Transfer RNA from a Candidatus Nomurabacteria bacterium, 71 nucleotides, folded computationally.

Formats: sequence, C1' cells, structure tokens
RNA sequence: CGGGGUGUAGUACACCGGUAGUAUACGCGGUUUGGGACCGUGAGAACAGGGUUCGAUUCCCUGCACCCCGA
Repeated sequence: CGGGGUGUAGUACACCGGUAGUAUACGCGGUUUGGGACCGUGAGAACAGGGUUCGAUUCCCUGCACCCCGA
C1' cells in the first nucleotide's frame, strides 16, 4: 500500500427491517452460625457520522479501532 473480516451490557457471545437476549460478573432480598453454592429480583449495551425506509442494531456509503491474507 491492496484485499477480506469483526465492532452489541464490565467480560464472552446470540439475535434480527418492527420491544435487543443468554451466560458470567455487579446491586438488593431469601436460604446458612458465617462464607460459598442455590433461589428470587433489579440496573446495565448496538463504534461514530450520513443515506435508504413508515420504521435501521440489521441494508448502503464514509471514517475510526482491532484481526487475518498478500505485497
């Protein structure tokens, strides 16, 4: 420098044009002599900008970050 891929909760991953979910972690409560484990409950997120659309996390464009391949 060229090509491709990825970007979603603190972390690891789903999902999909119409309300964004799981596990774990975290807060509160229960259970226990206490802790752990377990049960219940709660808060927490779509990389940024623009476009298409009635509606965009999803489709398109640009940028940014990371990864892979090639030179």

Overview:
RNAcentral records the identical sequence in 2 taxa. The sequence is in RNAcentral, with records from ENA. Model confidence (mean pLDDT): 80 of 100. The organism belongs to Candidatus Nomuraibacteriota, within Bacteria. It matches the Rfam family "tRNA". Its family is annotated with triplet codon-amino acid adaptor activity in the Gene Ontology. It is annotated as a transfer RNA.